[in-house]
A computed fold for an 85-nucleotide RNA from Pelosinus sp., annotated as c-di-GMP-I riboswitch aptamer.
It was read from a public genome assembly, where an Rfam model found it.
Model confidence (mean pLDDT): 82 of 100.
RNA sequence: UAUAAAAUUUGGCAAACUUAUCGAAAGAUAAGGACGCAAAGCUAUGGGUCUAAGAGCGUGUGCUUAUGACUGCCAGGUUGCUUUU
Numbered sequence: 001u002a003u004a005a006a007a008u009u010u011g012g013c014a015a016a017c018u019u020a021u022c023g024a025a026a027g028a029u030a031a032g033g034a035c036g037c038a039a040a041g042c043u044a045u046g047g048g049u050c051u052a053a054g055a056g057c058g059u060g061u062g063c064u065u066a067u068g069a070c071u072g073c074c075a076g077g078u079u080g081c082u083u084u085u
Stems, first nucleotide, its partner, number of pairs: 004085004012037002017032006035072001041078003045075003048070003054065004
C1' cells in the first nucleotide's frame, strides 16, 4: 500500500415527533430532538414501495398511469476513518 475478516479510539450521521417553508401529494429543506446505524457517506443503475397534479376511462362516489418521490426497503457502483489478524 492492497485485499479479507473481526472489533470500535477519536469522532460521525440522525428515526419518530414538534415548529417553519416549499410541493397537488408522496415527500424535501432548516432548527430542535435521538430510535438506531461500521458506511444510516454519495449515486435513482436494477428490483421494490409510495403519491396521482396532468392525461385517459367512467352517469357518479371513482379506476389506471410517473415524467414525481423513497439510498434509514433490498442490492449494484463509487468514495472514506481507527485498531488487530